The part of an RNA shown here (small-subunit ribosomal RNA, 5' domain) has 544 nucleotides and comes from Syntrophomonas wolfei subsp. saponavida. Lineage of the source: Bacteria > Bacillati > Clostridia > Syntrophomonas > Syntrophomonas wolfei. Model confidence (mean pLDDT): 83 of 100. RNAcentral holds the full RNA, with entries from ENA and SILVA.
Context: one part of a larger RNA
RNA sequence: GACGAACGCUGGCGGCGUGCUUAACACAUGCAAGUCGAACGGAGAUUAUUAAUGAAGCUUGCGAUUUAAUAAUCUUAGUGGCGGACGGGUGAGUAACGCGUGGGCAACCUACCCAUAAGAGGGGGAUAACAGCUGGAAACGGCUGCUAAUACCGCAUAAACUUUUUAAGACCCAUGUUUUAAAAAGGAAAGGUGGCGCAAGCUAUCGCUUAUGGAUGGGCCCGCGUCUGAUUAGCUAGUUGGUGGGGUAACGGCCUACCAAGGCAACGAUCAGUAGCCGGCCUGAGAGGGUGGACGGCCACACUGGGACUGAGACACGGCCCAGACUCCUACGGGAGGCAGCAGUGGGGAAUAUUGCGCAAUGGGGGAAACCCUGACGCAGCGACGCCGCGUGAGCGAAGAAGGCCUUAGGGUUGUAAAGCUCUGUUCUAUGGGACGAAGUCCUUGACUGUGAAUAAUGGCCAAGGUUGACGGUACCAUAGGAGGAAGCCCCGGCUAACUACGUGCCAGCAGCCGCGGUAAGACGUAGGGGGCGAGCGUUGUCC
Numbered sequence: 001g002a003c004g005a006a007c008g009c010u011g012g013c014g015g016c017g018u019g020c021u022u023a024a025c026a027c028a029u030g031c032a033a034g035u036c037g038a039a040c041g042g043a044g045a046u047u048a049u050u051a052a053u054g055a056a057g058c059u060u061g062c063g064a065u066u067u068a069a070u071a072a073u074c075u076u077a078g079u080g081g082c083g084g085a086c087g088g089g090u091g092a093g094u095a096a097c098g099c100g101u102g103g104g105c106a107a108c109c110u111a112c113c114c115a116u117a118a119g120a121g122g123g124g125g126a127u128a129a130c131a132g133c134u135g136g137a138a139a140c141g142g143c144u145g146c147u148a149a150u151a152c153c154g155c156a157u158a159a160a161c162u163u164u165u166u167a168a169g170a171c172c173c174a175u176g177u178u179u180u181a182a183a184a185a186g187g188a189a190a191g192g193u194g195g196c197g198c199a200a201g202c203u204a205u206c207g208c209u210u211a212u213g214g215a216u217g218g219g220c221c222c223g224c225g226u227c228u229g230a231u232u233a234g235c236u237a238g239u240u241g242g243u244g245g246g247g248u249a250a251c252g253g254c255c256u257a258c259c260a261a262g263g264c265a266a267c268g269a270u271c272a273g274u275a276g277c278c279g280g281c282c283u284g285a286g287a288g289g290g291u292g293g294a295c296g297g298c299c300a301c302a303c304u305g306g307g308a309c310u311g312a313g314a315c316a317c318g319g320c321c322c323a324g325a326c327u328c329c330u331a332c333g334g335g336a337g338g339c340a341g342c343a344g345u346g347g348g349g350a351a352u353a354u355u356g357c358g359c360a361a362u363g364g365g366g367g368a369a370a371c372c373c374u375g376a377c378g379c380a381g382c383g384a385c386g387c388c389g390c391g392u393g394a395g396c397g398a399a400g401a402a403g404g405c406c407u408u409a410g411g412g413u414u415g416u417a418a419a420g421c422u423c424u425g426u427u428c429u430a431u432g433g434g435a436c437g438a439a440g441u442c443c444u445u446g447a448c449u450g451u452g453a454a455u456a457a458u459g460g461c462c463a464a465g466g467u468u469g470a471c472g473g474u475a476c477c478a479u480a481g482g483a484g485g486a487a488g489c490c491c492c493g494g495c496u497a498a499c500u501a502c503g504u505g506c507c508a509g510c511a512g513c514c515g516c517g518g519u520a521a522g523a524c525g526u527a528g529g530g531g532g533c534g535a536g537c538g539u540u541g542u543c544c
Stems, first nucleotide, its partner, number of pairs: 001543003005540005012390006018383002020348001025346003029343003034082003039079002042076011057062002089301003098226008108218002113214007121155001123153002130145006161186011191206006227273003234264003239261008276298004280291004303324005326337004354380001356379003362376001363374004393423004403414004427485001428481006437471001442466005448460004488533005493514003499528005509516002
């Protein structure tokens, strides 16, 4: 000098940050990932129309009600789609191509997005929901029957695509890469909504399929760098290499069979200990040393261990299966759970916060959109934990009150300090006004314009009006009041700025080092005075 600090004394305000460093200990409760009815069949609600029904009443057709059909609007358990692989947390493990840096892939993948080209023909069989029966305490099932789709499955088409073969050319980096042509084989698809129309159909838009390229994100490989111990010297059998085969998006002992006997190591293998790595941060003139909390990048993990499924992507924190420990429910047969998400609880500890508000902004998921979800995020709360800023008043005021302390008893000092007078109004209190952050989206109206047969529809753009704020009646502003409500902590022997008195008497005590204290202690305790810093000041710990 620095700190994610803690402890002691003290404490007025604001802004911006920051806050379990210990038990990757165990967790009550709530929330943290959903969304789409414009993919689908149902179920339900409301309203309207039509047709039946027809209570009380009677005017003999008015009518409450009920039923059915159709239509519209709304809700949504299930099927289906996309998203739950992002975002958020933690640092246990890991000394490793994990990370950093520089390269390589002629050995690879990439949903959604963009561009370009082409296409979407014709069929089929199921199944949940639902209904009935039924098992179980529950969790959750079983059987039978019905039904739909952008769910599932054949067929057709196939320029490009894949595989194989042939021919020609170009290129390089060893295996090779690439272009063109030909042949054979293989392999696609789905509709929804709106408008016009009697319909057939036409059209707009969102989707669907194939292919190429891009963008983005990833996978793999390599050079170099990356803590300590030799009181760890030898280590290794899929081990090192080859061939055949398998597997992967892809290379590879990645796996397997066979063959060979290799491979690593004092330039430190192996073993043991410790540790997430980096941008950075602290210190230092630098070189260096230390460190990796917050923020950003990468990695790893998700009760412990193992495994795969689905998927473009996982071997998957709030998915599945198995085993284990623990907790809970149970009708004892069997089940349920995983805060290292945000709050919060117990425990551990010197020590670390609210079971808050809001999706208004930014960003993310779904949706055509409205919108829904979002403990990401934006804010607020708590803590002087840190940094920065402000205040606790200003001017005048005595050869100098009183009191305190010291004294050579003259005086000195506290000290312009106080009182007093004149002001100010930062803060404060009260009252009133009151934001920026908001631009969009959407709705209405209007102009221009694209697609279109269209004065439907729909998209784009512009203008006007309307609508959207958690923070927050906050910041800020105005008015009024009134010095009123706001100073402490450490030190004073030397280092080191600051001195006297009394008490104590090697006691009580101090102390970072040297050292003080045994009767005049500037070193202990108290007081007066002084020095330093100041809403802080000291102490302890750690690093330079």